[in-house]
Context: one part of a larger RNA
Molecule: small-subunit ribosomal RNA, central domain
Organism: uncultured Bacteroidota bacterium
């Protein structure tokens, strides 16, 4: 490079947006750039291959053809690609009307538990464990009732449930913002698809600088347990968890499965929504059909099996992205960001 290949064997980028590039929807015309034909020019010899022939033969040498698979030019051909110009609506968007959700973001309100603080009753244990001790308490604890304060999470409804681009996101309500689905409805008329590089966003825990601090609980003490116990188990307990802002850029960031379009047997629930028939008729209740998700089971297919199977891992196209034997190693060096911690990119020697 050519081939093969990425659920688990070594490989899909966390997701998205988008530049450059690639790829690109039906019917005219027209163009000849690509593309295909003719025909001219060139394409040194040497090399190379054929055919001959000369050295006794070969190597080697002459000698004729061919090849030199390409360039230039010029005449033509136009089914495909491409350019330009027309037109169409199915593929994209837009309105419009109907609806759906724990999307987002910023206020405000609420109950239940935990703690803590006061007051009130009561009185000796209370709490923990496999047993216990540490601990807490006669300065009145645990237990109970009353109020009071504060931060944090939102029980039951709750689901193979919804929504989101992905991380994710669950009390209530409003107020801003999005985005999706559905329609025998209007308009634009390929306006698409993919994305190197670029950019946003991006669990936790972590770091600045401020505020909060009730629960939990890295580090830490201390009891236990034990040959030891820098664990587990128990009492305590600081960062932390929360909140504004600003960094930080990773995860088993997973469906271990990139995106887009199209086609390829059934069955069977749920979710939002359209639409028809039967019966009820205020509300509905059965059953078909149709559009979008979201789940189960299973033919062909593929698949190394395992499973997978219209939400492919089938059967094609189109674009990015990545793999190429363990190890050394996601290390070493340089760069690039970062306050730091780390990120990102990324070898080789040397070994099996």
């Nucleotide at each position: 490079u050519u081939g093969g290949a990425u659920u688990u064997a070594a490989a899909g980028g966390g997701u998205c947006c988008g530049u450059a590039g690639g790829c690109g929807g039906g019917c005219g015309a027209u163009u000849a750039a690509g593309u295909c034909a003719g025909c001219g020019g060139u394409g040194a010899a040497a090399u190379u291959c054929u055919g001959c022939a000369g050295c006794u033969c070969a190597a080697c040498u002459g000698u004729a053809g061919g090849a030199c698979u390409g360039c230039c030019g010029u005449u033509g051909a136009u089914a495909c690609u491409g350019g330009u110009u027309g037109u169409c609506u199915u593929g994209a968007a837009u309105g419009g009307a109907u609806g759906u959700g724990a999307a987002g973001u910023g206020g405000c309100u609420g109950g239940a538990a935990u703690a803590u603080g006061u007051g009130g009753u009561a009185u000796a244990g209370c709490g923990g464990u496999g047993a216990a001790a540490u601990g807490c308490u006669u300065a009145g604890a645990u237990a109970u009732c009353a109020c009071a304060u504060g931060g944090a999470a939102c029980a039951c409804c709750g689901a193979u449930u919804g929504c989101g681009a992905a991380g994710g996101c669950a009390a209530a309500u409003c107020a801003c913002u999005a985005a999706c689905a559905u329609u025998u409805c209007a308009u634009u008329a390929a306006c698409g698809c993919u994305g190197a590089g670029g950019g946003a966003c991006g669990a936790a825990a972590g770091c600045g600088u401020g505020g909060g601090g009730a629960u939990c609980a890295a580090a830490c003490a201390g009891g236990a347990u034990u040959a030891g116990a820098u664990a587990c188990c128990c009492u305590g307990g600081u960062a932390g968890u929360c909140c504004a802002c600003g960094c930080u850029g990773u995860a088993a960031a997973c469906g271990a499965u990139g995106g887009a379009u199209a086609c390829u047997a059934g069955c069977u629930g749920u979710u939002c929504g359209g639409u028809g028939c039967a019966c009820a008729u205020u509300g509905g209740u059965g059953u078909g059909c149709u559009g979008a998700g979201u789940g189960g089971c299973c033919c062909a297919g593929c698949g190394a099996a395992a499973g997978u199977g219209a939400u492919a891992a089938g059967u094609a196209u189109c674009c990015c992205a990545c793999c190429u034997g363990g190890g050394g190693a996601g290390u070493a060096c340089g760069u690039u960001c970062g306050c730091a911690a780390a990120a990102a990119u990324g070898a080789a020697a040397c070994u099996c």